This is a predicted structure of a 1397-nucleotide RNA (small-subunit ribosomal RNA) from a metagenome.
Rfam family: Bacterial small subunit ribosomal RNA.
The coordinates come from a structure-prediction model, not an experiment, and the mean pLDDT is 83.
RNAcentral holds the sequence, with entries from SILVA.

RNA sequence: AGAGUUUGAUCCUGGCUCAGGAUGAACGCUGGCGGCGUGGAUAAGGCAUGCAAGUCGAGCGAACUGUAGCAAUACAGUUAGCGGCAAACGAGUUAGUAACACGUGGGUAUUUACCUUGAAGUCGUGAACAACUCGGAGAAAUCCGAGCUAAUACACGAUGGUCCCUGAGAGCAAUCUUAAGGGUAAAGAUUUAUCGCUUCAAGAGAAGCCCGCGCCCUAUCAGCUUGUUGGUGAGGUAAUGGCUCACCAAGGCUAUGACGGGUAGGGGGUUCGAGAGGAUGGCCCCCAACGUUGGAACUGAGACACGGUCCAGACUCCUACGGGAGGCAGCAGCCGAGAAUAUUCGACAAUGGGCGAAAGCCUGAUCGAGCGACGCCGCGUGCAGGAAGACGUUCCUAGGAAUGUAAACUGCUUUUAUGAGGGAGGAAUUUUGACGUUACCUCAUGAAUAAGGGGUUGCUAAGCUCGUGCCAGCAGCAGCGGUAAUACGAGUACCCCAAGCGUUAUCCGGAUUUAUUGGGCGUAAAGCGUCUGCAGUCGGUUUAAAUAGUCGGAUGAUAAAUCCCGGUGCUUAACACCGGAUUCUCACCCGAAACGUUUAAACUAGAGCGCGUAAGAGGCAGAUGGAACUUACAGUGUUGGAGUGAAAUCCGUUGAUAUUGUAAGGAACACCAAAGGCGAAGGCAUUCUGCUAGGACGCCGCUGACGAUGAGAGACGAAAGCGUGGGUAGCGAAUGGGAUAGAUACCCCAGUAGUCCACGCCCUAAACGAUGAAUACUAGCUGCUCGGGGAUUCGACCCUCUGAGUGGCGAAGCUAACGCGUUAAGUAUUCCGCCUGGGAAGUACGGUCGCAAGACUAAAACUCAAAGGAAUAGACGGGGACCCGCACAAGCGAUGGAUCAUGUGGUUUAAUUCGUAGCUACGCGAGGAACCUUACCGAGGCUAGAAACUAAGUUGAAAUCCUUUCGAAAGAUAGGACCCCGCAAGGCAGCUUAGCAGGCGCUGCAUGGUUGUCGUCAGCUCGUGCCGUGAGGUGUUCGGUUAAGUCCGGAAACGAGCGCAACCCUUAUUGUGUGUUGUAUUUUUCACACGAGACUGCCCUGGUUAACAGGGAGGAAGGUGGGGAUGACGUCAAAUCAGCAUGGCCCUUGACGCCUCGGGCGACACACAUGAUACAAUGGCCGGUACAAAGAGUUGCGAAACCGAGAGGUGAAGCCAAUCUUAUCAAAACCGGUCUCAGUUCGGAUUGAAGGCUGAAACUCGCCUUCAUGAAGUUGGAAUCGCUAGUAAUCGUAGAUCAGCCACGCUACGAUGAAUACGUUUCCGGGUCUUGUACUCACCGCCCGUCACACCAAGAGAGUCGGUAAUACCCGAAGCCUCAUCGCAAGAUGGGUCCAC
Repeated sequence: AGAGUUUGAUCCUGGCUCAGGAUGAACGCUGGCGGCGUGGAUAAGGCAUGCAAGUCGAGCGAACUGUAGCAAUACAGUUAGCGGCAAACGAGUUAGUAACACGUGGGUAUUUACCUUGAAGUCGUGAACAACUCGGAGAAAUCCGAGCUAAUACACGAUGGUCCCUGAGAGCAAUCUUAAGGGUAAAGAUUUAUCGCUUCAAGAGAAGCCCGCGCCCUAUCAGCUUGUUGGUGAGGUAAUGGCUCACCAAGGCUAUGACGGGUAGGGGGUUCGAGAGGAUGGCCCCCAACGUUGGAACUGAGACACGGUCCAGACUCCUACGGGAGGCAGCAGCCGAGAAUAUUCGACAAUGGGCGAAAGCCUGAUCGAGCGACGCCGCGUGCAGGAAGACGUUCCUAGGAAUGUAAACUGCUUUUAUGAGGGAGGAAUUUUGACGUUACCUCAUGAAUAAGGGGUUGCUAAGCUCGUGCCAGCAGCAGCGGUAAUACGAGUACCCCAAGCGUUAUCCGGAUUUAUUGGGCGUAAAGCGUCUGCAGUCGGUUUAAAUAGUCGGAUGAUAAAUCCCGGUGCUUAACACCGGAUUCUCACCCGAAACGUUUAAACUAGAGCGCGUAAGAGGCAGAUGGAACUUACAGUGUUGGAGUGAAAUCCGUUGAUAUUGUAAGGAACACCAAAGGCGAAGGCAUUCUGCUAGGACGCCGCUGACGAUGAGAGACGAAAGCGUGGGUAGCGAAUGGGAUAGAUACCCCAGUAGUCCACGCCCUAAACGAUGAAUACUAGCUGCUCGGGGAUUCGACCCUCUGAGUGGCGAAGCUAACGCGUUAAGUAUUCCGCCUGGGAAGUACGGUCGCAAGACUAAAACUCAAAGGAAUAGACGGGGACCCGCACAAGCGAUGGAUCAUGUGGUUUAAUUCGUAGCUACGCGAGGAACCUUACCGAGGCUAGAAACUAAGUUGAAAUCCUUUCGAAAGAUAGGACCCCGCAAGGCAGCUUAGCAGGCGCUGCAUGGUUGUCGUCAGCUCGUGCCGUGAGGUGUUCGGUUAAGUCCGGAAACGAGCGCAACCCUUAUUGUGUGUUGUAUUUUUCACACGAGACUGCCCUGGUUAACAGGGAGGAAGGUGGGGAUGACGUCAAAUCAGCAUGGCCCUUGACGCCUCGGGCGACACACAUGAUACAAUGGCCGGUACAAAGAGUUGCGAAACCGAGAGGUGAAGCCAAUCUUAUCAAAACCGGUCUCAGUUCGGAUUGAAGGCUGAAACUCGCCUUCAUGAAGUUGGAAUCGCUAGUAAUCGUAGAUCAGCCACGCUACGAUGAAUACGUUUCCGGGUCUUGUACUCACCGCCCGUCACACCAAGAGAGUCGGUAAUACCCGAAGCCUCAUCGCAAGAUGGGUCCAC
C1' cells in the first nucleotide's frame, strides 16, 4: 500500500467481497509448564444451606461460671438487657433515567457526627423504664398485666458569652455597628497518665442547591403548557425557589426542533484509524440510580435506608387454619433459560474499615489458593555429527526423483519432568505468615514426560497421483464438479501459524462508499416546471471609533489510573513502580486592531428612478375578412362513386360522384415565414381598435448599497381529465362494420365523449438546453435580430466602432468519453435544491390536498452481484452507398412424371457390420461384397495364442510327409516314415515358464496427420512512427483504376510479410538440331530436345503530363491468349481413433483375441438422392463410304487361319512395345433404301428356353450370346440444376480396380459443334465504406407478459389477544400535615387534604 468481481475487450460510475487489527466471547480439533490478568454479556428470573456488622464492663444494674477461701468476700470470665457509637461506609447491579443524570467551568441562600486549632465552662435536684420476679394469652411469631431497680438513659432548676431573637443607628441596597430587653448548656469513667461532656468561633474533608456550555435516533411526532409563566403575601426547608397555598396579571416554550415516540446509566477511558473521525463504555477509578413490585414516613450529623420500620401487590414457605415468616443486583452455591461464564475453599499474616483507653473482637472489604488455553507474556518438546542418500511410502518420461541428515547409529546436554536435601523476603515493634511440601539454591535419574491445527484455482504463501463423474460434495467473492478436477474425497509432498490453530458473531479499517479534512448532479443516481418573496445565509468603496468573532501573553483548573518518553524492580517479558511529557478545552486578567462585526460620517462603479427613441405572434377584451369544408335547397346530367397492396363494408336509378347557383354553420388562419421575434416558464400568428405588462438602446439628471440567493409560503402552469351551462363544420379515444389464418393492431367505411366558448377545479409531462439563480475574469472568426456613434452620400447601401439578444465553428482549459468552450460543462465566489448499488417502488401504510381521477410526502421485509454511462472491434438489420460472381436476366440442355441401375432413410432380420447428415451426407469411404475381402450373425474349435521381441530352462524331438478314425472344415486322434547345421563358439527349430501379444472395442469433444467448405474470394497481418487515459485506430481510409490491398495520386505515416500476379506444366505459331521403331519417297507430316515470340512495345483519343481505359496497325496469338498445378490469416469443438499413428479408458480361457464352414452386407409396403435408357421422323432399321486422340499389355495383349448364327472355341505368329497386339482402331457424320405418326419396324423392362466364359464353387448372388416375350412411357405439377466457346449439347474410345463382374459409376481422350448476355430493379453468395444496436454462444441472438405447480416475504382482511400511554367518576391502605372530642400524660376515637394499589 491494495486486490477480486459487470465487458468479446476498454475507460468510467457503482455496489458486493477479501487481505489487517480488536473482543468479558462461543463452537470444532488438539493440548507440556510457568507468570500476570480475566470469567453470568441471556432471566433487575426464582432461590435450599452457610457466612457477609458489629463493638464497648474504662457508661449501668443484674444473672451465671471458674479459682482462692469454712464462710463473708476477693479475683478472672461469660451472657441477655438498659445506654453509647457504627450500621447512610464497604460490597453488588445497570432495571429505570435523554435528565443539571453525567462531564467541564463557575456560583452560594446552606448543613456537617467523628478529626484538628482556639476560647469559655462542666453547679444543684428529681421522676421513671428494661433486665429481673410473679401471673396470663398463643401451635408459633410474639404479646399483655402487676411489682422492684441503676446509669454518660430521661426531666427540671442555676450560671453564661464573641450564640439566637427583638430593638436602635448608618447605608439606595447588600450589609455593618451596638449601650438596651428577652432566650438558650453540660456527665461522668478510671490503674490518676488521661478519656469524655456542654457552648461558641475557625479549619479540613463531606454533602445540598443554582447557572453557562457539551450530551443518540425520529417531522410518516408541529404545535405544547393552567401551578402553566411572572408578581405580592404567607407557609415550608439546613438552605434559594410555584417547593406549597391565597390573590393578581396572561403569560411561558417552539423549525437554532418545543411537545410526543423509540433507544440508552454518564465520564475517565477502550478499540480501530495517517489523521479528522467511527464504534464502544466489560475489568480498574469517579459520579448517578436501584435493592422482589408500588407507596410512605420514622430514627439520625447524614437515609426516605440492600442484610431497618409501616402499608399494598405478586410469589414462596410454616400453620393446630385462628394466624405468621421471607426477600443473594453481598461471597460461595442451586434451579431455570441460554452458544456461554468458576470453589457451598483458606486467612485476618499484610492493606484498609467499625467499636474500644487498650488488650482485642468483627470484617466473603481484602489478601491468598482452586477451576477454565478466556487473553497477554515467557519457556520447552533436545543439541552436534551422520549416505551422492538405508527401509518404507509417493511420483515417474522407467533413467530416476522426493520425503531426507530426516531416521537408524555415535557423542553430548538436562531447561522441563521425577526423587531427595536446603531455604528467604513479604514483619513495622516484643509477638504475629493464610499463601507455603512457596519463590529460589544444590544433588541424583534419564532423551528421558511433552505437536497440533488450518491451508495448497485466483485474490493468497504452498501440487502431484488416485477415486468420483453437474453425482457425492466445496464455496468469503469470482466460481469448481457433466470420464484425464492442482477447486469434491483420499494418499503423499509442500505452505502458514504454533500450545495452539481454525470457524462463527460483533466493531473499526480498507470505504474519498455521507466526502470538515475529502465526492458529486448535460448523457452514469442526482437542478424543484417557472417566477415572486418572509425568515435565514452571504454582501461594493473611503475614514474614524468600539472589540462578544480573531490573535498574543499570564494565572487557575483540566482527579488518579490509562496512552507516550526515560528509568527502576521481578532470571527476561507480560506485569509493577518512579520521574517526565500530554490533557482537545473552560474560567479570569492584560494586550493587538489587519480581517470580520457594530456604531458614526461620506462616496458612486452594484441596484433603482427620470427624460428621449425604436422593435416585437407579450397579455386581456371587443370587432372583422377570405379560402376551404360540411349540410340544405334548386338546376344540368347519368351510372357508377368512394376506398385499397388487392379488396370489401359504405354511398348511388327514391338519381349518387361530377358541375353550377343560393343559403346556413362551426372551427382554423395558406402565402408573408426565417437558423426570425416576444415572454419567467407553460406558451404566443387573419386584420383592426381599446386597455395593459416587460425588456433594449441613448442622455449621465436623481436616490445612495436600497443588493444576491431564498427553507417554509404564495402565484402562474401544455395536453388529457372532472363539474355546470352552451356549441358541434372538420377531426376523432371508446364503439360498430369491412379486411386478415387469427387481428382486442397497422389499412378501410362509419362514429360517441372530446376538441370550441363561459365559469370553477385538477397541478402533471422527454414541463428538455435532460444543463438552478447571481456576479467577476479568461483567444478569436463568422451569420441573424433590435438600438446608437463615426465616416460618406443628394439620399441610401457598402465600410468601421459599440450595447443588448439569438445561432454556427473553434485557443486555452475542463470532461470517463461523447462533447462544452465569453449564451461554459473553463477559472473563482455566494445562496438554494437534489444524489448515495439494481429490483421490490415513486409502491404499501400514515398524513395533507382533490368532486373524482389522482397528486404531494414516502418506507420496509424479501431478492440479486450486479444494474448503469461513454467509447472500441466484430456480427447482425424486412438500414444506406459502391462493386463482383452462370447470382438474376437472355439463351441451350436437363432433373422432378416412366422403367431400370446405384446410394441413403425407414422397415424387416439371427445378422441385414461400420462411418458419412443442409449448402460442405446420399454412383460418398468402396478405383470393383459369390468364398476371401468382412469388421456382422449361427455353429464348431484354439488359448503365450495366426504373426513379434527378450530372458531362463529343456529337446533335436516335434513340426512335416504318408496312412487310420471322427468331422462341413478347422481341428482332434492313432500308426508309420523322418531324427537339424556347424570343428567350436554358436545358429535354426519345437516345447515349458516369465515378461507379454492381440482388439475394425470406446472417446475425432484428449490428439498427430490428412481432407472438405467459405473461396482462387482479395483479403489477413507485422515493425517503427504518430493519434487515443484505454480497448484500439492510423497504415489497409479517400479520389481514380484493376480480375486483384492491381497500379497511380493524395494523405501521419514510412516500410515489410503471408496472399494476388509472375516463376512451373500443358496447349496454339515458328526456328534450329536430331531422326529410331515413324514416312513407299522427300521439302513436309510426325516425334523429341533446345530456342524465338506478346511487352499496352507502336499510333490516335480520353484521363491529373498518372495509373489506366477505348479504338487501330502489325501479328499464329492482344491486353492475366486457353487450360492446369498452386488454396493467405482464419471459420464450422466440420469429417476421419475403420487407412495409418497416438494419450487415456476397457476386454484378455464360456475372450470384445484367433481359426473354420455356412449365412448376411444383395431383405422390401414405402420415401429421397444420383444416374442410365426412352417416349421417336433433326428418328428407327438395312446397306454402303470416311475421319481421331489418348491409353493398356508377360500370371499379359494376343494376330493370321479355322470352327460356331453368336457369345465364344481351337490356334499360336509377334510384342517387355512410335516396331507386335488391343484395334480393318471408333461412333455420330455422309450416300442410298425403307418405315409415315401408330404405343408403332418407337421403347426396351420383365419373363421363358437354349447356350458361352471366369472361378474349388455362379442357389441365395456374376457377366455375355441367341431365340421368344414386348411392361411403363406420347416430353413430365409445384419446384429445381448445369453451362458464356472449342464451352453447352450430341457421339463414340481408353484406363484404373479386376479370376470374373453387377461399370448405366469414376477418371481420361478425341469427333461434330451452337444460342445468348439489354442490363444489375430483384433472389442467393461475397467484398469495401458507412449507420443503428439492449446482440458477442454474435438474429438459429436477445427478450416481455399471462397461465400451471411448489415455496418465500410484505399489504389488506369479519375480528380476536396482549402491551404501553391517557382521561372522567367511585372506593381508598399505611404515612406526613391538620381540625375536633376524650385523657394528668402516654395516647385513643372521629373528620379533612395529599395519595399507592